Overview: The prediction has a mean pLDDT of 81. The RNA shown here (transfer RNA) has 75 nucleotides and comes from Bifidobacterium breve. Rfam family: tRNA. From the family's description: Transfer RNA (tRNA) molecules are approximately 80 nucleotides in length. It was read from a public genome assembly.

RNA sequence: GCCGGUAUCGUCUAGGGGUCAGGACACGUGGUUCUCAGCCACGGGACCGGGGUUCAAAUCCCCGUACCGGUACCA
Numbered sequence: 001g002c003c004g005g006u007a008u009c010g011u012c013u014a015g016g017g018g019u020c021a022g023g024a025c026a027c028g029u030g031g032u033u034c035u036c037a038g039c040c041a042c043g044g045g046a047c048c049g050g051g052g053u054u055c056a057a058a059u060c061c062c063c064g065u066a067c068c069g070g071u072a073c074c075a
Base pairs, nucleotide, nucleotide: 001071002070003069004068005067006066007065010025011024012023013022018055027043028042029041030040031039032038048064049063050062051061052060
C1' cells in the first nucleotide's frame, strides 16, 4: 500500500429501518444496619465524525478517523 472486521452510557454488552435506544456492573439519593459491606427502592448517564438514500437512519450506502486481523512490495 491492498483486503476484511469492529466502533452504542464510566466499563461490558443487546438492538440491523418506525414507542421515551434496553440490560449488567459501577456511580448518586433514600431505606435497612450502631457503622461499613450486603440487600431493597428510585435516579442520572451512550449510538466515532461528515455526507447520501428514505416520510423516517444507531440500523442501509459512500468518504474519513481509531482499533484489530490478514497479505504484498521496498529495505